This is a predicted structure of a 386-nucleotide RNA (Bacterial RNase P class A) from a marine eukaryotic metagenome.
RNA sequence: GAUGGCCGGAUGGCCGCUGCGGCAAGGCGUUAGCUUUGUCGUGGAGGAAAGUCCGGGCUCCACGGGGAUACGGUGCCGGGUAACGCCCGGCGAGGGUGACCUCAGGGAAAGUGCCACAGAAAGCAAACCGCUUCAGUACCUUCGGGUGCCGGAGUAAGGGUGAAAGGGUGCGGUAAGAGCGCACCGCGCUCCCGGUAACGGGAGUGGCAGGGCAAACCCCACCGGGAGCAAGACCAAAUAGGGGCGGCACGCCGUUCAUUCGGCAGAUUUAUUCCCGAUCUUGUCGCCCGGGUAGGUCGCGCGAGGUGUCCGGCAACGGGCAUCCCAGAUGAAUGGCCAUCGCCCGUCGGUGACGGCGGGGACAGAACCCGGCUUAUAGGCCCUCU
Numbered sequence: 001g002a003u004g005g006c007c008g009g010a011u012g013g014c015c016g017c018u019g020c021g022g023c024a025a026g027g028c029g030u031u032a033g034c035u036u037u038g039u040c041g042u043g044g045a046g047g048a049a050a051g052u053c054c055g056g057g058c059u060c061c062a063c064g065g066g067g068a069u070a071c072g073g074u075g076c077c078g079g080g081u082a083a084c085g086c087c088c089g090g091c092g093a094g095g096g097u098g099a100c101c102u103c104a105g106g107g108a109a110a111g112u113g114c115c116a117c118a119g120a121a122a123g124c125a126a127a128c129c130g131c132u133u134c135a136g137u138a139c140c141u142u143c144g145g146g147u148g149c150c151g152g153a154g155u156a157a158g159g160g161u162g163a164a165a166g167g168g169u170g171c172g173g174u175a176a177g178a179g180c181g182c183a184c185c186g187c188g189c190u191c192c193c194g195g196u197a198a199c200g201g202g203a204g205u206g207g208c209a210g211g212g213c214a215a216a217c218c219c220c221a222c223c224g225g226g227a228g229c230a231a232g233a234c235c236a237a238a239u240a241g242g243g244g245c246g247g248c249a250c251g252c253c254g255u256u257c258a259u260u261c262g263g264c265a266g267a268u269u270u271a272u273u274c275c276c277g278a279u280c281u282u283g284u285c286g287c288c289c290g291g292g293u294a295g296g297u298c299g300c301g302c303g304a305g306g307u308g309u310c311c312g313g314c315a316a317c318g319g320g321c322a323u324c325c326c327a328g329a330u331g332a333a334u335g336g337c338c339a340u341c342g343c344c345c346g347u348c349g350g351u352g353a354c355g356g357c358g359g360g361g362a363c364a365g366a367a368c369c370c371g372g373c374u375u376a377u378a379g380g381c382c383c384u385c386u
Stems, first nucleotide, its partner, number of pairs: 001385002004382004009341007017044012046363001050374002053372005058228004071224005076090005091105001092103004106219002111217002113213003128159002130155005136149005167185006186208001187206008232298004242289008251264004265281005305324008343360007
């Protein structure tokens, strides 16, 4: 340097806080029991209790079955698991001298879109410079030709631009070039062999084909109801309001000696509509019923549980046996002080072992529970490997 795992101060005393159990005393209650105080015993944060990012349990709501669409997520292969986007073991690609590390690692020949800057050209590829050749023209000439300018054609080997320019290197070939031909490498296709598979190896064949991006839309395969303990269940005051029954006075207007008579409006009664009938309408008192609030109780601590050991498996993990019970608060406990020892840092003395003095000790704190991931963390220990 790499990798995996572990600890995260110890002991004692005093004073407090909180859950549970016993005892005593007081209060309430007919009893059952409830409650307050004191005392004794016993339990009392974490490796992340955190972020709330995934997966479940549990609870309520919704839901006949199947399919489609939309939305969200996942994406090499095999295994583990209650499940997962987690873990383990492999494969491939990239990085490192190496131990090892990293990877949203399906599809680019369904379609759409994008490829900045630079550059002639960035997607039915492209002639800027260069190279070659032809025609014209000017000049030179040793008369073979050469050079310059202009125009046409060929050329992707060279230069230049770029993240990327339509396989790479070499030989041949050609006017110059080019898979144009050949050898090797790469790539596509077919077959064989090994492997559960991802994939790997070999042989043959094809001159090489439509470059990249899907943490762009999209396509394919698979998965997914919603909300969350402030879920939810129960008990239930005062005050206000609702309903039922009963007593007493009885809706509004006109009229009458009168609660007499008439009219009107609304509600209930009928499966519905209309008409008729019947009852009621308001106020007050008493009793009863139900909903909700404050408050209280449960949910709430035996669980995919911890520890030890054996067996199976490379491992994740699974199985057997033994053993243990291990926080449950709700304005929210789990703390403070002292002593001794231990750890780290600085300084002084000493050859050294060591000793004296001073200082420090992180990140952080349960709130329904569990499995993961991620992030924070003073200081320290161990295994294996380069």
The model forms 92% of the base pairs in the Rfam consensus.
The sequence is in RNAcentral, with records from MGnify.
Its Rfam family is "Bacterial RNase P class A". By type it is a ribozyme.